[in-house]
Context: one part of a larger RNA
């Protein structure tokens, strides 16, 4: 751009794509069959494998603005106490989120339709036989539904509800504060008639008992005060900052009434 007046939500499905695996145990049964050895179809139940798919409760990982130990060395005037650099200096440990080795769920219930080798009813040409010629039925993990996702540019451009009549209305952007969403755009939540995001306050979680000061010891270095002290992404509330105030896009006929 179109879709024949803008718009906001919410559908329908022509059509397209995805998937649709296997193995073993148990019952039927040591049964049918078979001299014997051996040994089943059919049905019913359960189990692992692989595969998808979604999620972070639970076990792990990760977790470079979290917490603690700790070497070396510099700086803070020494003491202590910190801080910078050494792979994040190295170590043990970890919340959000990510994430699998984790946990859920699915992997055909099909009772469907149409058929492929392939079996057959019934029948003729061709008094006979013949599955075909006319007419019937069965029959595959395979196709077509069934399942799941995308789908009206499906130009045959659809459908339902609601707004909207000159007022820049409806409605939308552009700003901005942000995210479970993101290269960027796009999409979402907010925008003072606000809990959108930062702060602050509880809590949850995590680390592992801070500085200081007091006791005891020459002293390292123990306990006490202290289950402290610090805290990134989490939960709740709370307008304390920050989402100001502008700005811009934004539609035409016909009818019918006065």
């Nucleotide at each position: 751009c179109g879709u024949u007046c803008g718009a906001a939500u919410u559908u329908u499905g022509a059509g397209g794509a995805g998937g649709u695996u296997a193995g073993c145990c148990u019952u039927c049964a040591g049964u049918a069959c078979g001299c014997a050895a051996g040994g089943a179809c059919c049905a019913a139940g359960g189990u692992u494998a692989g595969g998808u798919a979604a999620u972070c409760u639970c076990u792990g990982g990760u977790g470079u603005a979290c917490c603690a130990g700790u070497u070396g060395u510099u700086u803070c005037a020494c003491c202590a106490g910190a801080a910078g650099c050494a792979u994040a200096g190295c170590u043990g440990g970890g919340u959000a989120g990510c994430u699998a080795c984790a946990u859920u769920a699915c992997u055909a219930u099909u009772a469907g339709g149409a058929u492929a080798a392939c079996u057959a009813c019934u029948g003729a040409a061709a008094g006979c036989a013949u599955c075909u010629a006319a007419g019937u039925a069965g029959g595959a993990a395979g196709c077509c539904a069934a399942c799941u996702c995308c789908a009206a540019g499906a130009u045959u451009a659809a459908a339902a509800u609601u707004c909207g009549u000159u007022a820049u209305c409806a409605g939308g952007u552009u700003c901005c504060u942000a995210g479970a969403a993101g290269a960027c755009u796009a999409c979402u939540a907010g925008g003072u008639u606000g809990a959108u995001a930062g702060g602050c306050a509880a809590c949850a979680g995590g680390u592992g008992u801070a500085c200081a000061c007091a006791u005891a010891g020459u002293a390292a270095u123990a306990u006490g005060u202290u289950u402290a002290g610090c805290c990134g992404a989490g939960u709740u509330g709370u307008a304390c900052u920050a989402a100001u105030a502008u700005a811009c896009c934004g539609a035409a006929a016909a009818u019918u009434u006065u």

A computed fold for a 258-nucleotide part of an RNA from a Pseudomonadota bacterium, annotated as large-subunit ribosomal RNA, domain VI. RNAcentral holds the full RNA, with entries from ENA. NCBI's taxonomy places the organism under Bacteria, Pseudomonadati, Pseudomonadota. The prediction has a mean pLDDT of 82.